[in-house]
Molecule: c-di-GMP-I riboswitch aptamer
Organism: Fusobacteriota bacterium
RNA sequence: UAAUGAUAAGAGCAAAACUAUUGAAAAAUAGCGACGCAAAACUAGAGGGCCUUUAAUAUGGCAGCCAGUUGCCAAA
Numbered sequence: 001u002a003a004u005g006a007u008a009a010g011a012g013c014a015a016a017a018c019u020a021u022u023g024a025a026a027a028a029u030a031g032c033g034a035c036g037c038a039a040a041a042c043u044a045g046a047g048g049g050c051c052u053u054u055a056a057u058a059u060g061g062c063a064g065c066c067a068g069u070u071g072c073c074a075a076a
Stems, first nucleotide, its partner, number of pairs: 004074002012037002018031005035064001041069003047066002049062003
């Protein structure tokens, strides 16, 4: 440096459900709560995919689907 990922160390995030608010919806934000996560950090576009809406296009959303960029630790 690259690959890999533990029954290691120190930190971190927070699914579903419920409550409130926003929204046409998908969904988002806050609280509560931990199903999980070594990128569950960032990116929604001039990559794919999915959801919403529409007769169709358009619209809106999802990074915790793949992907791109950056990044902590180091037993085998």